[in-house]
RNA sequence: GACUGUGGCUCAGUGGUAGAGCGUUCCGCUGAUAACGGAGAGGUCGAAGGUUCGAUUCCUUCCAGUCG
Numbered sequence: 001g002a003c004u005g006u007g008g009c010u011c012a013g014u015g016g017u018a019g020a021g022c023g024u025u026c027c028g029c030u031g032a033u034a035a036c037g038g039a040g041a042g043g044u045c046g047a048a049g050g051u052u053c054g055a056u057u058c059c060u061u062c063c064a065g066u067c068g
Stems, first nucleotide, its partner, number of pairs: 001067005008022004016053001024040005046062005
């Protein structure tokens, strides 16, 4: 100096009520397990300010990580 930071993990979401896959919990199915089907829980979006009617999103500073 550049990039990244969003559920346990991997990632969407470029100004208007935060989502998916996997995982997880419960139920169904089975002699049983897996697979499969149904339902649920779980994130105040790295922190603090600013702009805006409204910010995960735009601006500033800081923190952490990666690269040079």